[in-house]
RNA sequence: GCGCCUAUAGCUCAAUGGUUAGAGCCGACCGCUCAUAACGGUCUGGUUGGGGGUUCAAGUCCCUCUGGGCGCACCA
Numbered sequence: 001g002c003g004c005c006u007a008u009a010g011c012u013c014a015a016u017g018g019u020u021a022g023a024g025c026c027g028a029c030c031g032c033u034c035a036u037a038a039c040g041g042u043c044u045g046g047u048u049g050g051g052g053g054u055u056c057a058a059g060u061c062c063c064u065c066u067g068g069g070c071g072c073a074c075c076a
Base pairs, nucleotide, nucleotide: 001072002071003070004069005068006067007066010025011024012023013022018056027043028042029041030040031039049065050064051063052062053061
């Protein structure tokens, strides 16, 4: 330099272009227990990486930028 993949909650991941983007873990609170752990329940938590476009409607499709990963090429 070229190509491909990828970015969603603090972490790991879901979500067929169509209702208000969900789950587990973490965290907070409550229950249980003499007490703790474990277990059970409730709750909190989001600029879906930035910008633009298509559409009645975009996390989802298209373009571009940025970060990360992989492969190829170059390396006097």